[in-house]
The RNA shown here (Lysine riboswitch aptamer) has 171 nucleotides and comes from a bovine gut metagenome. The prediction has a mean pLDDT of 80. The model forms 100% of the base pairs in the Rfam consensus. Rfam family: Lysine riboswitch aptamer. From the family's description: Riboswitches are metabolite binding domains within certain messenger RNAs that serve as precision sensors for their corresponding targets.

RNA sequence: AAGUAGAGGUCGCGCUUUUUAUGAGUACGCUGCCGGAUGCUCCGGUGGCAGAUACGAGGGCAGAGGAAAGGAAAAAGCGCCGAAGCGAAGGAGCGUACCGGCGCUUCUGCCGCUGGGUGCACGGUCAACAGCCGUGCAACUGUCAUCAGAACAUGAUGGAGAGCUACUUGU
Repeated sequence: AAGUAGAGGUCGCGCUUUUUAUGAGUACGCUGCCGGAUGCUCCGGUGGCAGAUACGAGGGCAGAGGAAAGGAAAAAGCGCCGAAGCGAAGGAGCGUACCGGCGCUUCUGCCGCUGGGUGCACGGUCAACAGCCGUGCAACUGUCAUCAGAACAUGAUGGAGAGCUACUUGU
């Protein structure tokens, strides 16, 4: 230097399926009443009348009905140890007839940050005080280096996964 195999945790990381609760008595359609000309994208602009509408639009109140998705918990299974997550850039697609913005999904690479989980605070996302994401702080935990130490015990300080441990090959 290259290759192979491993470790961190019993709440390690991610994915899928099933069930359950939440979402929510919400959206939505129907009926009645009020009302009186709109309304069709997440936002803005342009445009189109294809369809609806004084046989009553959008909107509001009431009644009887009444969902779903994302996210969550549990169980089972699968893939793993930069597992994975986030950010920026680029490509493709979607949310709309077009343009701009914004958002979502997915792909790209050793471009940047994070060893890992937890708690607290703040911010973002979300129906949510759940969960997720980001930043900061705190102790814990794994690993290596230095020092102390007989010590693979223990302690102090410091670093980062492009790391650490073991083996093999080459120089």